[in-house]
Context: one part of a larger RNA
RNA sequence: UUGAACGCUGGCGGUAGGCUUAACACAUGCAAGUCGAGCGGAAACGAUGAUAGCUUGCUAUCAGGCGUCGAGCGGCGGACGGGUGAGUAAUGCAUGGGAAUCUGCCCGAUAGAGGGGGAUAGCCCGGGGAAACCCGGAUUAAUACCGCAUACACCCUACGGGGAAAAGCAGGGGAUCUUCGGACCUUGCGCUAUCGGAUGAGCCCAUGUUCUAUUAGCUAGUUGGUGGGGUAAAAGCCCACCAAGGCGACGAUCCGUAGCUGGUCUGAGAGGAUGAUCAGCCACACUGGGACUGAGACACGGCCCAGACUCCUACGGGAGGCAGCAGUGGGGAAUAGGGGACAAUGGGGGCAACCCUGAUCCAGCCAUGCCGCGUGUGUGAAGAAGGCCUUAGGGUUGUAAAGCACUUUCAGUAGGGAGGAAAAGUUAGUCGUUAAUAACGGCUAACCCUGACGUUACCUACAGAAGAAGCACCGGCAAACUCCGUGCCAGCAGCCGCGGUAAUACGGAGGGUGCGAGCGUUAAUC
Numbered sequence: 001u002u003g004a005a006c007g008c009u010g011g012c013g014g015u016a017g018g019c020u021u022a023a024c025a026c027a028u029g030c031a032a033g034u035c036g037a038g039c040g041g042a043a044a045c046g047a048u049g050a051u052a053g054c055u056u057g058c059u060a061u062c063a064g065g066c067g068u069c070g071a072g073c074g075g076c077g078g079a080c081g082g083g084u085g086a087g088u089a090a091u092g093c094a095u096g097g098g099a100a101u102c103u104g105c106c107c108g109a110u111a112g113a114g115g116g117g118g119a120u121a122g123c124c125c126g127g128g129g130a131a132a133c134c135c136g137g138a139u140u141a142a143u144a145c146c147g148c149a150u151a152c153a154c155c156c157u158a159c160g161g162g163g164a165a166a167a168g169c170a171g172g173g174g175a176u177c178u179u180c181g182g183a184c185c186u187u188g189c190g191c192u193a194u195c196g197g198a199u200g201a202g203c204c205c206a207u208g209u210u211c212u213a214u215u216a217g218c219u220a221g222u223u224g225g226u227g228g229g230g231u232a233a234a235a236g237c238c239c240a241c242c243a244a245g246g247c248g249a250c251g252a253u254c255c256g257u258a259g260c261u262g263g264u265c266u267g268a269g270a271g272g273a274u275g276a277u278c279a280g281c282c283a284c285a286c287u288g289g290g291a292c293u294g295a296g297a298c299a300c301g302g303c304c305c306a307g308a309c310u311c312c313u314a315c316g317g318g319a320g321g322c323a324g325c326a327g328u329g330g331g332g333a334a335u336a337g338g339g340g341a342c343a344a345u346g347g348g349g350g351c352a353a354c355c356c357u358g359a360u361c362c363a364g365c366c367a368u369g370c371c372g373c374g375u376g377u378g379u380g381a382a383g384a385a386g387g388c389c390u391u392a393g394g395g396u397u398g399u400a401a402a403g404c405a406c407u408u409u410c411a412g413u414a415g416g417g418a419g420g421a422a423a424a425g426u427u428a429g430u431c432g433u434u435a436a437u438a439a440c441g442g443c444u445a446a447c448c449c450u451g452a453c454g455u456u457a458c459c460u461a462c463a464g465a466a467g468a469a470g471c472a473c474c475g476g477c478a479a480a481c482u483c484c485g486u487g488c489c490a491g492c493a494g495c496c497g498c499g500g501u502a503a504u505a506c507g508g509a510g511g512g513u514g515c516g517a518g519c520g521u522u523a524a525u526c
Stems, first nucleotide, its partner, number of pairs: 001524002004522005011373006017366002019331001024329003028326003033076003038073002041069002045067002048063007083284003092209007101201002106197007114148001116146002124137005154163003168189006176183002210256001217247003222244008259281004263274004286307005309320004339362003345359001346357004376406004386397004410467001412462005420453001425447008470515005475496003481510005491498002
């Protein structure tokens, strides 16, 4: 000094930490959704209206016309956030360089968004299956899908040429047109192509990065070249052919151990040890393998295959993966609750309102660590009683107690009471945009509200010394001594060593010493 444990003891608060072991197995709940301003729609709930029955405010039916919205298509996000340290001695990490790359959302810029088509889920009908789920028929929409047009810039090129885009939705509106749906104009959010930026990521090189020589040779895609393939991209990354190289006592190869770093602990430093919490990087997600989708994965809560295990089954077949948060069993010396809230910060989706968020913020448990406070203060000698010792005179416990006079921190009870809250929303003004005093956006002002924690922090009042001290040690090292018991016994012990009849060393008592809500022991490290 510690992520500690154990023994005895234990008043309060703040702050941090809390499975180091079985990357063992997991019951249960939650941890990633969201968008109706992309779409067809309407299972549920509600309001409203209509109809019928009546118990006169309920039931049933109808109406997507409204608020909304299950399931479905579609978009974005599930590649972040959270966990763990198994593997990895270098495909990693740290530091410093590099060139042959990609980058959704975001920012800047330029140009464009014309005109068509065929499907499909859902719904409906029919069928199969115990279930998971599956099959057939009919029908339908889109910001889903596919041609065509156009394309300065973009890509390919043998420099002749060739190739490739797009989508709408919502709000508002004066003329004009109208089949009364709208066209049209405009604003916002989207869409397409390209260039640049920002951010993120991939790749290459150098140096550093544990132990063993009782591991001395290792290597055949191996080392290099040519030509292909392949990737976003360089490359034996892969392939064919050719050459015979490449690494190694400056320790290759094999074996063991291990995530790395910023840091942390210690130390005057050099160094040694370490890598919990927090932060960066990496790797993994029951075990092994594989790709799909996508800007990004070879994907913890996606898919497929194989395996082990568990569960369901009508035996034909299916389902699952806590190293997310809690929790259970097991292992262990040992490590917490099936808590609250999205109020704040941040993230995803959405125009927004908002929804989701075991990230996070909080409170709970544990003296596990650190820090602070308290358990009273003053006075009080008849040096009381009791205890212990005694040379029996006395000494000591000891101003300690009692008594007297005060105080009330903290805990308790009651009352008051910040800050964490700014936004969003409504209204008004002003500026921008626009044909527009609509709408939308920026700014300003007013109003209105939003707190899990929370019986918050803090302040005030009340009562009463009232509710709050232990642990280890006392032979030397090393601060602190006597009596009794025991008699090499019982026992102590870190080392030296104590104990065999007066033991300051064992056990008890009185006294003392050290620390103090802790004190000792054990383990580990400097």
Source information: The part of an RNA shown here (small-subunit ribosomal RNA, 5' domain) has 526 nucleotides and comes from an uncultured prokaryote. Model confidence (mean pLDDT): 87 of 100.